Annotation:
This is a predicted structure of a 332-nucleotide part of an RNA (large-subunit ribosomal RNA, domain IV) from Bacteroides caecicola. Its mean pLDDT, the model's own confidence on a scale to 100, is 87. The organism belongs to Bacteroides, within Bacteria.
[in-house]
Context: one part of a larger RNA
RNA sequence: UCACGGUUAAGGAACUAGGCAAAUUGACCCUGUAACUUCGGGACAAAGGGUCCCUACCCCAGCAAUGGGGAGGGCGCAGCGAAUCGGUCCAGGCAACUGUUUACCAAAAACACAGGGCUGUGCGAAUUCGAAAGAAGAGGUAUACAGCCUGACACCUGCCCGGUGCCGGAAGGUUAAGAGGAGAGGUCAUCGCAAGAGAAGCCUUGAAUUGAAGCCCCGGUAAACGGCGGCCGUAACUAUAACGGUCCUAAGGUAGCGAAAUUCCUUGUCGGGUAAGUUCCGACCUGCACGAAUGGUGUAAUGAUCUGGACGCUGUCUCAACCGUGAGCCCA
Numbered sequence: 001u002c003a004c005g006g007u008u009a010a011g012g013a014a015c016u017a018g019g020c021a022a023a024u025u026g027a028c029c030c031u032g033u034a035a036c037u038u039c040g041g042g043a044c045a046a047a048g049g050g051u052c053c054c055u056a057c058c059c060c061a062g063c064a065a066u067g068g069g070g071a072g073g074g075c076g077c078a079g080c081g082a083a084u085c086g087g088u089c090c091a092g093g094c095a096a097c098u099g100u101u102u103a104c105c106a107a108a109a110a111c112a113c114a115g116g117g118c119u120g121u122g123c124g125a126a127u128u129c130g131a132a133a134g135a136a137g138a139g140g141u142a143u144a145c146a147g148c149c150u151g152a153c154a155c156c157u158g159c160c161c162g163g164u165g166c167c168g169g170a171a172g173g174u175u176a177a178g179a180g181g182a183g184a185g186g187u188c189a190u191c192g193c194a195a196g197a198g199a200a201g202c203c204u205u206g207a208a209u210u211g212a213a214g215c216c217c218c219g220g221u222a223a224a225c226g227g228c229g230g231c232c233g234u235a236a237c238u239a240u241a242a243c244g245g246u247c248c249u250a251a252g253g254u255a256g257c258g259a260a261a262u263u264c265c266u267u268g269u270c271g272g273g274u275a276a277g278u279u280c281c282g283a284c285c286u287g288c289a290c291g292a293a294u295g296g297u298g299u300a301a302u303g304a305u306c307u308g309g310a311c312g313c314u315g316u317c318u319c320a321a322c323c324g325u326g327a328g329c330c331c332a
Base pairs, nucleotide, nucleotide: 001328002326003325004324005323006322007321008320010318011317014316019313027051028050029049030048031047036041038152052074053073054072058069059068060067061066075079087311088310089309090308091307092306093305094303095302099111100110115150116149117148118147119146120145121144127136128135129134153298154297155296156295158228159227160226163225164224165221166220167219168218169217172216173215174214178210179209183205184204185203186202187201190197191196229247230246231245232244233243256290257287268284269283270282271281272280
């Protein structure tokens, strides 16, 4: 000097991104225990007392031996004297919960979950694997199985089908191969002096006509993918606008919530807490750019979750000191 331990006056978070680390608390018995609550919890809530040794009378248990309690007394600074062994409380965000996860930088608000919904599937099921046979589904049968979304519970889940998707429809338009074979070309018997014409067959080409699904078209469907306006004016102070006008749209954001895990301006403004608070809590609403199963708003309990505060506690700090252990490192 470093590492790991121990102690510390006065103060007690002034440390720091942050009480990180450490300290406090701690066992058993007795008393006692709030808000809130899904009535189970919360709860070991919180808070307070006892704990060693001896014991009269007495009380309790026991058939008894005996055990327990016990006013009081004794000793010590201190009686779960060591070891083991919760600090507590208040408030908010997120996720209901127990669970799962990035083996080796992330344990979470992510995943899962019970519950909710939509869609497909009638059994040789749909779906999935496979070239097939075959297999899973399932020796199951719609209270089943598969796919997708949401995520306990409570109260709820508004409007839009114009676009995309899906479902249904089949009148019309468009439309492939195939069918069809009008016509055209080549070849050539033959005719012709020649130019040329040219039957049948064969070869090549090929019009009309016919021809499914799909698409166009017509409807439905948002717990399907998704979407949910602008400008101007108006009330007897001012301000604001219940009201009116106008343009556009498929429809113009309902309930609830709101500077929020979402708010740029922003440390918004007001209130609370502090001597002092960019964080925190309660409000306001001017929502840059919340919003209803891409779920909305609440919510007891739960959490090695995140945030703010209080009490207790402390070498985290003011500010450092000393001690122990170490064939550590350095110097002598």